Overview:
c-di-GMP-I-GGC riboswitch aptamer from Methylobacter marinus A45, 82 nucleotides, folded computationally. The sequence was found by an Rfam model in a public genome assembly. Lineage of the source: Bacteria > Pseudomonadota > Methylococcales > Methylobacter > Methylobacter marinus.
RNA sequence: GUUUAAAAAGCCAAACUCGUUGUAAAGCGGGGACGGAAAGCCACGGGUCUUUCAAUGGCGAAAGAUGGCUGGGUUGCAAUAU
Repeated sequence: GUUUAAAAAGCCAAACUCGUUGUAAAGCGGGGACGGAAAGCCACGGGUCUUUCAAUGGCGAAAGAUGGCUGGGUUGCAAUAU
RNA backbone atom coordinates (compact mmCIF):
# COMPACT_ATOMS: atom_id res chain seq x y z
P G A 1 -0.74 3.91 3.55
O5' G A 1 -0.87 2.91 2.31
C5' G A 1 -0.69 3.40 0.98
C4' G A 1 -0.68 2.25 0.00
C3' G A 1 -1.92 1.37 0.00
O3' G A 1 -2.98 1.95 -0.73
C1' G A 1 0.00 0.00 0.00
P U A 2 -4.52 1.59 -0.34
O5' U A 2 -4.70 0.08 -0.83
C5' U A 2 -4.67 -0.21 -2.23
C4' U A 2 -4.57 -1.71 -2.44
C3' U A 2 -5.75 -2.51 -1.94
O3' U A 2 -6.83 -2.50 -2.86
C1' U A 2 -3.74 -3.58 -1.30
P U A 3 -8.33 -2.52 -2.29
O5' U A 3 -8.41 -3.92 -1.55
C5' U A 3 -8.37 -5.13 -2.30
C4' U A 3 -8.22 -6.31 -1.36
C3' U A 3 -9.35 -6.47 -0.35
O3' U A 3 -10.46 -7.16 -0.92
C1' U A 3 -7.26 -6.69 0.74
P U A 4 -11.90 -6.80 -0.39
O5' U A 4 -11.96 -7.49 1.05
C5' U A 4 -11.78 -8.88 1.17
C4' U A 4 -11.61 -9.26 2.63
C3' U A 4 -12.71 -8.76 3.54
O3' U A 4 -13.82 -9.63 3.49
C1' U A 4 -10.58 -8.32 4.52
P A A 5 -15.24 -9.04 3.74
O5' A A 5 -15.23 -9.26 5.32
C5' A A 5 -16.38 -9.17 6.07
C4' A A 5 -16.04 -9.75 7.42
C3' A A 5 -17.17 -10.51 8.04
O3' A A 5 -16.65 -11.42 9.01
C1' A A 5 -16.82 -8.50 9.22
P A A 6 -16.61 -12.98 8.67
O5' A A 6 -15.26 -13.42 9.42
C5' A A 6 -14.52 -14.46 8.87
C4' A A 6 -13.41 -14.89 9.82
C3' A A 6 -13.35 -14.24 11.21
O3' A A 6 -14.25 -14.85 12.11
C1' A A 6 -11.17 -14.32 10.25
P A A 7 -14.75 -14.00 13.38
O5' A A 7 -13.44 -13.83 14.30
C5' A A 7 -12.95 -14.94 15.04
C4' A A 7 -11.71 -14.54 15.82
C3' A A 7 -11.90 -13.39 16.81
O3' A A 7 -12.45 -13.84 18.03
C1' A A 7 -9.95 -13.01 15.53
P A A 8 -13.42 -12.87 18.82
O5' A A 8 -12.44 -11.74 19.40
C5' A A 8 -11.48 -12.08 20.37
C4' A A 8 -10.57 -10.89 20.65
C3' A A 8 -11.30 -9.60 21.00
O3' A A 8 -11.70 -9.55 22.35
C1' A A 8 -9.61 -9.17 19.40
P A A 9 -13.00 -8.71 22.72
O5' A A 9 -12.50 -7.21 22.64
C5' A A 9 -11.52 -6.74 23.54
C4' A A 9 -11.04 -5.35 23.16
C3' A A 9 -12.14 -4.30 23.03
O3' A A 9 -12.52 -3.79 24.30
C1' A A 9 -10.67 -4.13 21.19
P G A 10 -14.07 -3.71 24.69
O5' G A 10 -14.58 -2.31 24.14
C5' G A 10 -15.42 -2.22 23.00
C4' G A 10 -14.87 -1.18 22.04
C3' G A 10 -15.93 -0.41 21.27
O3' G A 10 -16.48 0.65 22.03
C1' G A 10 -14.27 -1.16 19.78
P C A 11 -18.04 1.02 21.87
O5' C A 11 -18.15 1.69 20.43
C5' C A 11 -17.37 2.84 20.11
C4' C A 11 -17.49 3.19 18.65
C3' C A 11 -18.92 3.38 18.16
O3' C A 11 -19.44 4.67 18.50
C1' C A 11 -17.72 2.06 16.60
P C A 12 -20.99 4.84 18.88
O5' C A 12 -21.71 4.86 17.46
C5' C A 12 -21.34 5.82 16.48
C4' C A 12 -21.86 5.41 15.12
C3' C A 12 -23.36 5.25 15.03
O3' C A 12 -24.01 6.49 14.83
C1' C A 12 -22.28 3.43 13.94
P A A 13 -25.42 6.76 15.57
O5' A A 13 -26.43 5.77 14.85
C5' A A 13 -26.63 5.86 13.45
C4' A A 13 -27.40 4.65 12.94
C3' A A 13 -28.82 4.58 13.50
O3' A A 13 -29.73 4.21 12.47
C1' A A 13 -27.60 2.59 14.04
P A A 14 -31.21 4.87 12.50
O5' A A 14 -31.96 3.98 11.41
C5' A A 14 -31.46 3.96 10.08
C4' A A 14 -32.10 2.82 9.31
C3' A A 14 -33.60 2.69 9.48
O3' A A 14 -34.30 3.59 8.64
C1' A A 14 -32.58 0.56 9.70
P A A 15 -35.58 4.38 9.23
O5' A A 15 -36.65 3.23 9.50
C5' A A 15 -37.20 2.49 8.42
C4' A A 15 -37.94 1.26 8.92
C3' A A 15 -39.06 1.53 9.90
O3' A A 15 -40.26 1.91 9.24
C1' A A 15 -37.73 -0.25 10.70
P C A 16 -41.09 3.16 9.82
O5' C A 16 -41.49 2.72 11.30
C5' C A 16 -42.37 1.62 11.51
C4' C A 16 -42.34 1.19 12.96
C3' C A 16 -42.66 2.29 13.96
O3' C A 16 -44.07 2.49 14.09
C1' C A 16 -40.76 1.11 14.69
P U A 17 -44.61 3.97 14.36
O5' U A 17 -44.19 4.28 15.86
C5' U A 17 -44.71 3.49 16.92
C4' U A 17 -43.98 3.78 18.21
C3' U A 17 -43.97 5.25 18.62
O3' U A 17 -45.18 5.61 19.28
C1' U A 17 -41.79 4.36 18.85
P C A 18 -45.72 7.13 19.10
O5' C A 18 -44.90 7.97 20.18
C5' C A 18 -45.11 7.75 21.57
C4' C A 18 -44.09 8.53 22.39
C3' C A 18 -43.97 10.00 22.05
O3' C A 18 -45.01 10.79 22.61
C1' C A 18 -41.81 9.05 22.26
P G A 19 -45.46 12.13 21.84
O5' G A 19 -44.25 13.14 22.05
C5' G A 19 -43.98 13.67 23.34
C4' G A 19 -42.64 14.40 23.36
C3' G A 19 -42.53 15.57 22.40
O3' G A 19 -43.16 16.74 22.88
C1' G A 19 -40.56 14.26 22.30
P U A 20 -43.79 17.79 21.82
O5' U A 20 -42.54 18.41 21.04
C5' U A 20 -41.63 19.26 21.74
C4' U A 20 -40.39 19.52 20.90
C3' U A 20 -40.66 20.19 19.55
O3' U A 20 -40.84 21.60 19.67
C1' U A 20 -39.15 18.38 19.26
P U A 21 -41.71 22.36 18.56
O5' U A 21 -40.74 22.50 17.29
C5' U A 21 -39.60 23.34 17.37
C4' U A 21 -38.79 23.26 16.09
C3' U A 21 -39.59 23.50 14.81
O3' U A 21 -39.83 24.87 14.56
C1' U A 21 -38.15 21.63 14.53
P G A 22 -41.22 25.29 13.83
O5' G A 22 -41.08 24.73 12.34
C5' G A 22 -40.13 25.32 11.46
C4' G A 22 -40.01 24.51 10.18
C3' G A 22 -41.34 24.27 9.44
O3' G A 22 -41.77 25.40 8.70
C1' G A 22 -40.10 22.26 9.53
P U A 23 -43.29 25.85 8.73
O5' U A 23 -44.08 24.60 8.13
C5' U A 23 -45.49 24.49 8.29
C4' U A 23 -46.12 23.80 7.09
C3' U A 23 -45.49 22.45 6.73
O3' U A 23 -46.11 21.40 7.46
C1' U A 23 -45.72 23.80 4.78
P A A 24 -45.19 20.25 8.10
O5' A A 24 -44.70 19.41 6.83
C5' A A 24 -45.64 18.65 6.07
C4' A A 24 -45.03 18.28 4.72
C3' A A 24 -43.79 17.41 4.79
O3' A A 24 -44.16 16.03 4.82
C1' A A 24 -43.38 19.25 3.35
P A A 25 -43.23 14.98 5.56
O5' A A 25 -42.02 14.73 4.55
C5' A A 25 -42.20 13.94 3.37
C4' A A 25 -41.04 14.15 2.41
C3' A A 25 -39.68 13.71 2.94
O3' A A 25 -39.44 12.33 2.73
C1' A A 25 -39.52 15.89 2.01
P A A 26 -39.15 11.35 3.97
O5' A A 26 -38.08 12.11 4.88
C5' A A 26 -36.70 12.13 4.54
C4' A A 26 -36.07 13.44 4.99
C3' A A 26 -35.44 13.43 6.39
O3' A A 26 -34.12 12.88 6.37
C1' A A 26 -36.81 15.32 6.21
P G A 27 -33.49 12.24 7.73
O5' G A 27 -33.15 13.50 8.65
C5' G A 27 -32.12 14.41 8.26
C4' G A 27 -32.07 15.60 9.19
C3' G A 27 -31.75 15.30 10.65
O3' G A 27 -30.35 15.14 10.84
C1' G A 27 -33.58 16.78 10.55
P C A 28 -29.80 14.11 11.98
O5' C A 28 -30.22 14.80 13.36
C5' C A 28 -29.60 16.01 13.76
C4' C A 28 -30.21 16.52 15.07
C3' C A 28 -30.26 15.50 16.20
O3' C A 28 -29.01 15.35 16.85
C1' C A 28 -32.32 16.61 16.05
P G A 29 -28.59 13.91 17.42
O5' G A 29 -29.48 13.75 18.74
C5' G A 29 -29.22 14.58 19.86
C4' G A 29 -30.27 14.38 20.94
C3' G A 29 -30.54 12.94 21.36
O3' G A 29 -29.54 12.43 22.25
C1' G A 29 -32.59 14.03 21.04
P G A 30 -29.25 10.86 22.25
O5' G A 30 -30.55 10.22 22.92
C5' G A 30 -30.81 10.44 24.31
C4' G A 30 -32.08 9.75 24.76
C3' G A 30 -32.18 8.26 24.46
O3' G A 30 -31.41 7.46 25.35
C1' G A 30 -34.23 9.30 23.96
P G A 31 -30.78 6.09 24.80
O5' G A 31 -32.04 5.14 24.57
C5' G A 31 -32.79 4.68 25.70
C4' G A 31 -34.06 3.99 25.26
C3' G A 31 -33.89 2.71 24.45
O3' G A 31 -33.59 1.59 25.26
C1' G A 31 -35.56 4.07 23.46
P G A 32 -32.58 0.48 24.71
O5' G A 32 -33.23 0.01 23.32
C5' G A 32 -34.46 -0.72 23.29
C4' G A 32 -34.89 -0.97 21.86
C3' G A 32 -33.87 -1.78 21.07
O3' G A 32 -34.12 -3.16 21.26
C1' G A 32 -34.54 0.16 19.82
P A A 33 -33.00 -4.24 20.94
O5' A A 33 -33.21 -4.43 19.36
C5' A A 33 -32.37 -5.27 18.62
C4' A A 33 -32.44 -4.88 17.15
C3' A A 33 -31.25 -5.44 16.37
O3' A A 33 -31.70 -5.73 15.04
C1' A A 33 -31.26 -3.09 16.21
P C A 34 -31.83 -7.27 14.59
O5' C A 34 -31.88 -7.19 12.99
C5' C A 34 -33.14 -7.07 12.33
C4' C A 34 -33.00 -6.37 11.00
C3' C A 34 -31.70 -6.64 10.26
O3' C A 34 -31.69 -7.89 9.58
C1' C A 34 -32.25 -4.32 10.15
P G A 35 -30.29 -8.59 9.23
O5' G A 35 -29.68 -7.69 8.07
C5' G A 35 -28.29 -7.48 7.96
C4' G A 35 -28.02 -6.03 7.60
C3' G A 35 -26.55 -5.65 7.53
O3' G A 35 -25.99 -5.97 6.27
C1' G A 35 -27.67 -4.08 8.88
P G A 36 -24.43 -6.45 6.22
O5' G A 36 -23.60 -5.09 6.37
C5' G A 36 -23.77 -4.04 5.43
C4' G A 36 -23.13 -2.77 5.94
C3' G A 36 -21.63 -2.85 6.12
O3' G A 36 -20.96 -2.58 4.89
C1' G A 36 -22.64 -1.83 8.02
P A A 37 -19.84 -3.62 4.36
O5' A A 37 -18.45 -2.84 4.40
C5' A A 37 -17.84 -2.54 5.55
C4' A A 37 -16.60 -1.68 5.39
C3' A A 37 -15.47 -2.29 4.57
O3' A A 37 -14.55 -1.26 4.20
C1' A A 37 -14.89 -2.33 6.84
P A A 38 -14.68 -0.43 2.84
O5' A A 38 -14.92 1.07 3.11
C5' A A 38 -14.65 1.94 4.09
C4' A A 38 -15.56 1.93 5.30
C3' A A 38 -16.87 2.69 5.14
O3' A A 38 -17.88 2.05 5.95
C1' A A 38 -15.61 3.59 6.91
P A A 39 -19.40 1.98 5.37
O5' A A 39 -20.36 2.63 6.45
C5' A A 39 -20.29 4.04 6.73
C4' A A 39 -21.34 4.45 7.76
C3' A A 39 -21.26 3.64 9.05
O3' A A 39 -21.69 4.44 10.16
C1' A A 39 -23.32 3.17 7.88
P G A 40 -20.58 4.98 11.23
O5' G A 40 -19.60 5.94 10.41
C5' G A 40 -20.02 7.23 10.03
C4' G A 40 -19.02 8.27 10.52
C3' G A 40 -19.13 9.62 9.82
O3' G A 40 -20.11 10.44 10.44
C1' G A 40 -16.88 8.92 9.80
P C A 41 -21.15 11.27 9.56
O5' C A 41 -20.24 12.38 8.87
C5' C A 41 -19.65 13.40 9.66
C4' C A 41 -18.67 14.21 8.84
C3' C A 41 -19.23 14.83 7.56
O3' C A 41 -19.94 16.03 7.81
C1' C A 41 -17.15 13.81 7.10
P C A 42 -21.14 16.45 6.84
O5' C A 42 -20.45 16.80 5.44
C5' C A 42 -19.65 17.99 5.32
C4' C A 42 -19.00 18.06 3.95
C3' C A 42 -19.97 18.13 2.77
O3' C A 42 -20.41 19.45 2.54
C1' C A 42 -18.22 16.58 2.32
P A A 43 -21.95 19.80 2.40
O5' A A 43 -22.33 19.28 0.92
C5' A A 43 -21.65 19.83 -0.21
C4' A A 43 -22.35 19.42 -1.49
C3' A A 43 -23.51 20.34 -1.88
O3' A A 43 -23.54 20.46 -3.30
C1' A A 43 -24.32 18.14 -1.64
P C A 44 -22.73 21.73 -3.97
O5' C A 44 -21.61 21.00 -4.84
C5' C A 44 -20.88 21.73 -5.80
C4' C A 44 -20.27 20.80 -6.85
C3' C A 44 -21.28 19.87 -7.52
O3' C A 44 -21.98 20.51 -8.58
C1' C A 44 -19.37 18.63 -6.87
P G A 45 -23.49 20.04 -8.92
O5' G A 45 -23.26 18.66 -9.72
C5' G A 45 -22.61 18.68 -10.98
C4' G A 45 -22.53 17.28 -11.56
C3' G A 45 -23.84 16.50 -11.60
O3' G A 45 -24.69 16.90 -12.66
C1' G A 45 -22.11 15.10 -10.82
P G A 46 -26.26 16.86 -12.48
O5' G A 46 -26.62 15.30 -12.45
C5' G A 46 -26.44 14.51 -13.61
C4' G A 46 -26.61 13.04 -13.29
C3' G A 46 -27.96 12.64 -12.70
O3' G A 46 -28.99 12.55 -13.68
C1' G A 46 -26.24 11.59 -11.48
P G A 47 -30.49 12.93 -13.29
O5' G A 47 -30.92 11.80 -12.24
C5' G A 47 -31.08 10.45 -12.67
C4' G A 47 -31.30 9.54 -11.48
C3' G A 47 -32.55 9.83 -10.66
O3' G A 47 -33.71 9.27 -11.27
C1' G A 47 -30.71 9.48 -9.21
P U A 48 -35.09 10.07 -11.17
O5' U A 48 -35.55 9.91 -9.65
C5' U A 48 -35.87 8.62 -9.13
C4' U A 48 -35.96 8.68 -7.62
C3' U A 48 -36.94 9.70 -7.06
O3' U A 48 -38.28 9.23 -7.08
C1' U A 48 -34.90 9.82 -5.87
P C A 49 -39.44 10.30 -7.26
O5' C A 49 -39.50 11.06 -5.85
C5' C A 49 -39.89 10.36 -4.67
C4' C A 49 -39.67 11.21 -3.44
C3' C A 49 -40.39 12.56 -3.44
O3' C A 49 -41.76 12.43 -3.08
C1' C A 49 -38.16 12.85 -2.71
P U A 50 -42.79 13.50 -3.61
O5' U A 50 -42.49 14.80 -2.72
C5' U A 50 -42.76 14.79 -1.33
C4' U A 50 -42.33 16.10 -0.70
C3' U A 50 -42.97 17.33 -1.33
O3' U A 50 -44.28 17.55 -0.82
C1' U A 50 -40.65 17.69 -1.02
P U A 51 -45.35 18.30 -1.76
O5' U A 51 -44.89 19.82 -1.74
C5' U A 51 -44.97 20.58 -0.54
C4' U A 51 -44.24 21.90 -0.70
C3' U A 51 -44.77 22.79 -1.82
O3' U A 51 -45.92 23.50 -1.44
C1' U A 51 -42.40 22.73 -1.87
P U A 52 -46.97 23.96 -2.57
O5' U A 52 -46.23 25.14 -3.35
C5' U A 52 -45.99 26.38 -2.71
C4' U A 52 -45.08 27.26 -3.56
C3' U A 52 -45.62 27.57 -4.96
O3' U A 52 -46.57 28.61 -4.96
C1' U A 52 -43.32 26.97 -5.08
P C A 53 -47.68 28.62 -6.09
O5' C A 53 -46.89 29.06 -7.41
C5' C A 53 -46.37 30.38 -7.52
C4' C A 53 -45.45 30.49 -8.73
C3' C A 53 -46.08 30.17 -10.07
O3' C A 53 -46.83 31.25 -10.60
C1' C A 53 -43.96 29.11 -9.90
P A A 54 -48.08 30.92 -11.51
O5' A A 54 -47.43 30.23 -12.80
C5' A A 54 -46.74 31.04 -13.77
C4' A A 54 -46.00 30.15 -14.76
C3' A A 54 -46.89 29.35 -15.69
O3' A A 54 -47.31 30.10 -16.81
C1' A A 54 -45.19 27.95 -14.80
P A A 55 -48.75 29.87 -17.43
O5' A A 55 -48.63 28.39 -18.02
C5' A A 55 -47.84 28.14 -19.18
C4' A A 55 -47.71 26.65 -19.42
C3' A A 55 -49.04 25.93 -19.66
O3' A A 55 -49.41 25.98 -21.03
C1' A A 55 -47.78 24.75 -18.03
P U A 56 -50.89 26.40 -21.41
O5' U A 56 -51.77 25.18 -20.83
C5' U A 56 -51.56 23.85 -21.32
C4' U A 56 -52.23 22.85 -20.38
C3' U A 56 -53.76 22.81 -20.46
O3' U A 56 -54.20 21.48 -20.21
C1' U A 56 -53.12 23.37 -18.28
P G A 57 -54.95 20.72 -21.42
O5' G A 57 -54.56 19.19 -21.24
C5' G A 57 -54.53 18.59 -19.94
C4' G A 57 -53.78 17.28 -20.06
C3' G A 57 -52.31 17.35 -19.61
O3' G A 57 -52.16 17.13 -18.21
C1' G A 57 -52.47 16.31 -21.74
P G A 58 -50.93 17.87 -17.37
O5' G A 58 -49.63 17.27 -18.06
C5' G A 58 -49.09 16.01 -17.64
C4' G A 58 -48.05 15.54 -18.64
C3' G A 58 -46.68 16.20 -18.51
O3' G A 58 -45.85 15.53 -17.56
C1' G A 58 -47.40 16.25 -20.77
P C A 59 -44.75 16.40 -16.69
O5' C A 59 -43.73 16.91 -17.79
C5' C A 59 -42.77 16.02 -18.38
C4' C A 59 -42.14 16.68 -19.60
C3' C A 59 -41.19 17.83 -19.28
O3' C A 59 -39.87 17.34 -19.02
C1' C A 59 -42.68 18.45 -21.03
P G A 60 -39.09 17.88 -17.64
O5' G A 60 -39.10 19.46 -17.85
C5' G A 60 -38.30 20.07 -18.87
C4' G A 60 -38.42 21.58 -18.78
C3' G A 60 -37.75 22.21 -17.57
O3' G A 60 -36.37 22.44 -17.80
C1' G A 60 -39.95 23.05 -17.76
P A A 61 -35.30 22.33 -16.55
O5' A A 61 -35.57 23.65 -15.72
C5' A A 61 -35.29 24.93 -16.29
C4' A A 61 -35.77 26.03 -15.39
C3' A A 61 -35.21 25.99 -13.96
O3' A A 61 -33.92 26.58 -13.90
C1' A A 61 -37.54 26.33 -13.88
P A A 62 -32.86 26.04 -12.76
O5' A A 62 -33.42 26.67 -11.41
C5' A A 62 -33.41 28.08 -11.22
C4' A A 62 -34.20 28.45 -9.98
C3' A A 62 -33.73 27.79 -8.69
O3' A A 62 -32.62 28.47 -8.12
C1' A A 62 -36.07 27.61 -8.86
P A A 63 -31.56 27.63 -7.22
O5' A A 63 -32.34 27.38 -5.85
C5' A A 63 -32.65 28.48 -5.00
C4' A A 63 -33.61 28.05 -3.90
C3' A A 63 -33.14 26.89 -3.02
O3' A A 63 -32.23 27.31 -2.01
C1' A A 63 -35.36 26.51 -3.69
P G A 64 -31.08 26.29 -1.51
O5' G A 64 -31.89 25.10 -0.82
C5' G A 64 -32.36 25.25 0.51
C4' G A 64 -33.38 24.17 0.86
C3' G A 64 -32.82 22.79 1.16
O3' G A 64 -32.25 22.70 2.45
C1' G A 64 -34.74 22.59 -0.20
P A A 65 -31.10 21.65 2.75
O5' A A 65 -31.84 20.23 2.65
C5' A A 65 -32.77 19.85 3.67
C4' A A 65 -33.37 18.49 3.36
C3' A A 65 -32.39 17.35 3.25
O3' A A 65 -32.01 16.85 4.52
C1' A A 65 -33.96 17.23 1.49
P U A 66 -30.54 16.24 4.72
O5' U A 66 -30.55 14.87 3.90
C5' U A 66 -31.40 13.79 4.32
C4' U A 66 -31.45 12.70 3.26
C3' U A 66 -30.12 12.07 2.91
O3' U A 66 -29.78 11.04 3.83
C1' U A 66 -31.32 12.57 0.93
P G A 67 -28.39 11.14 4.63
O5' G A 67 -27.23 10.91 3.56
C5' G A 67 -27.22 9.73 2.74
C4' G A 67 -25.78 9.29 2.52
C3' G A 67 -24.98 9.10 3.79
O3' G A 67 -24.15 7.95 3.63
C1' G A 67 -23.85 10.59 2.36
P G A 68 -23.90 6.93 4.83
O5' G A 68 -25.03 5.80 4.68
C5' G A 68 -25.13 5.05 3.47
C4' G A 68 -26.51 4.44 3.38
C3' G A 68 -27.64 5.45 3.44
O3' G A 68 -28.68 5.02 2.56
C1' G A 68 -27.90 3.85 5.15
P C A 69 -29.08 5.98 1.34
O5' C A 69 -28.55 5.15 0.10
C5' C A 69 -29.12 3.91 -0.30
C4' C A 69 -29.11 3.80 -1.80
C3' C A 69 -27.74 3.99 -2.44
O3' C A 69 -26.97 2.81 -2.43
C1' C A 69 -29.32 5.36 -3.57
P U A 70 -25.35 2.89 -2.28
O5' U A 70 -24.88 3.55 -3.67
C5' U A 70 -25.05 2.82 -4.89
C4' U A 70 -24.71 3.70 -6.07
C3' U A 70 -23.31 4.30 -6.06
O3' U A 70 -22.32 3.36 -6.50
C1' U A 70 -24.86 5.97 -6.63
P G A 71 -20.79 3.52 -5.94
O5' G A 71 -20.20 4.71 -6.82
C5' G A 71 -20.08 4.54 -8.24
C4' G A 71 -19.66 5.83 -8.90
C3' G A 71 -18.43 6.51 -8.33
O3' G A 71 -17.22 5.88 -8.74
C1' G A 71 -20.08 8.13 -8.71
P G A 72 -15.98 5.73 -7.69
O5' G A 72 -15.58 7.23 -7.34
C5' G A 72 -15.02 8.07 -8.35
C4' G A 72 -15.03 9.52 -7.92
C3' G A 72 -14.18 9.87 -6.71
O3' G A 72 -12.80 10.00 -7.07
C1' G A 72 -16.28 10.91 -6.49
P G A 73 -11.64 9.66 -5.96
O5' G A 73 -11.67 10.93 -4.98
C5' G A 73 -11.35 12.22 -5.49
C4' G A 73 -11.56 13.27 -4.43
C3' G A 73 -10.85 13.01 -3.11
O3' G A 73 -9.50 13.41 -3.16
C1' G A 73 -13.08 13.64 -2.69
P U A 74 -8.37 12.52 -2.39
O5' U A 74 -8.64 12.79 -0.84
C5' U A 74 -8.45 14.09 -0.30
C4' U A 74 -9.07 14.20 1.08
C3' U A 74 -8.58 13.16 2.09
O3' U A 74 -7.33 13.53 2.67
C1' U A 74 -10.93 13.30 2.18
P U A 75 -6.32 12.37 3.15
O5' U A 75 -6.91 11.97 4.59
C5' U A 75 -6.80 12.88 5.69
C4' U A 75 -7.62 12.40 6.87
C3' U A 75 -7.27 11.03 7.42
O3' U A 75 -6.11 11.03 8.25
C1' U A 75 -9.61 11.23 7.25
P G A 76 -5.23 9.70 8.39
O5' G A 76 -6.19 8.72 9.21
C5' G A 76 -6.43 8.97 10.59
C4' G A 76 -7.46 8.00 11.15
C3' G A 76 -7.07 6.52 11.17
O3' G A 76 -6.19 6.22 12.24
C1' G A 76 -9.28 6.74 10.38
P C A 77 -5.31 4.86 12.19
O5' C A 77 -6.26 3.79 12.90
C5' C A 77 -6.65 3.96 14.26
C4' C A 77 -7.39 2.75 14.76
C3' C A 77 -6.71 1.41 14.51
O3' C A 77 -5.68 1.15 15.47
C1' C A 77 -9.01 1.25 13.99
P A A 78 -4.42 0.26 15.01
O5' A A 78 -5.04 -1.20 14.79
C5' A A 78 -5.48 -1.95 15.92
C4' A A 78 -6.01 -3.30 15.48
C3' A A 78 -5.05 -4.10 14.60
O3' A A 78 -4.13 -4.83 15.40
C1' A A 78 -7.21 -4.10 13.62
P A A 79 -2.63 -5.08 14.83
O5' A A 79 -2.79 -6.34 13.88
C5' A A 79 -3.42 -7.51 14.38
C4' A A 79 -3.91 -8.37 13.23
C3' A A 79 -2.81 -9.02 12.40
O3' A A 79 -3.25 -10.28 11.94
C1' A A 79 -4.12 -7.63 11.01
P U A 80 -2.42 -11.60 12.23
O5' U A 80 -2.96 -12.67 11.19
C5' U A 80 -3.66 -13.80 11.66
C4' U A 80 -4.39 -14.48 10.52
C3' U A 80 -3.69 -14.44 9.17
O3' U A 80 -2.66 -15.40 9.05
C1' U A 80 -5.98 -13.93 8.90
P A A 81 -1.34 -15.03 8.25
O5' A A 81 -1.86 -14.62 6.79
C5' A A 81 -2.34 -15.63 5.90
C4' A A 81 -2.85 -15.01 4.62
C3' A A 81 -1.79 -14.28 3.80
O3' A A 81 -1.04 -15.21 3.00
C1' A A 81 -3.73 -12.94 3.94
P U A 82 0.56 -14.92 2.81
O5' U A 82 0.63 -13.73 1.74
C5' U A 82 0.07 -13.94 0.44
C4' U A 82 -0.01 -12.62 -0.30
C3' U A 82 1.31 -11.83 -0.38
O3' U A 82 2.15 -12.32 -1.41
C1' U A 82 -0.46 -10.37 0.21